[in-house]
């Protein structure tokens, strides 16, 4: 350098199907009240609005996306996730801001779980970040051993094991 593997039965990720939630919510329609604003935040514009805006109440009618659970199929073991930067798309237009997708570099993280805080979200679900905790996997050193191992300390995936 190349090839092949391991960590877990709650390893990781992208799809598809079903179910619940979202939610009797939002848009929409009608009636009443009300009386000047409204178009995601900010600035400018453009449009709509006294032929009645936003808002509130009542009735009618009534979703969807994202996220979740189960099943199934595929790709895998820096699997993947996050931060940074760039490009594109969406949000009435521009700036800005927010969201999504893709890529770059190789910055952080071995892995899942629990708890707490922050953030996201309709949400006490879930995701992300940080901290703590035990568990687990691997390597190094030391001690121990019934020679199967066990314990302590420490490190990280550009690592570890096997073969060439």
């Nucleotide at each position: 350098g190349a090839u092949a593997g391991a960590g877990g039965u709650u390893g990781c990720g992208c799809g598809c199907u079903u179910c619940a939630u979202c939610a009797g919510u939002a848009g929409c329609u009608u009636a009443u009240c009300g009386g000047a604003u409204g178009u995601g935040a900010c600035a400018g514009g453009a449009c709509a609005g006294u032929g009645g805006a936003g808002g509130a109440u009542a009735a009618g009618g009534g979703a969807a996306a994202g996220g979740g659970a189960a099943g199934u199929a595929c790709g895998c073991c820096g699997a993947a996730a996050g931060g940074a930067c760039a490009u594109u798309u969406c949000g009435c237009c521009u700036g800005c801001c927010g969201a999504a997708a893709u890529g770059u570099a190789a910055c952080u993280u071995g892995g899942g779980c629990a708890u707490a805080a922050g953030u996201u979200u309709a949400a006490g679900a879930g995701g992300c970040u940080u901290a703590u905790g035990a568990c687990u996997g691997u390597c190094a050193u030391c001690u121990u051993u019934u020679u199967a191992u066990a314990g302590a300390u420490g490190g990280g995936g550009c690592g570890c094991u096997a073969u060439c």
A computed fold for a 164-nucleotide RNA from a mouse gut metagenome, annotated as Lysine riboswitch aptamer. Rfam family: Lysine riboswitch aptamer. Rfam describes the family as follows. Riboswitches are metabolite binding domains within certain messenger RNAs that serve as precision sensors for their corresponding targets.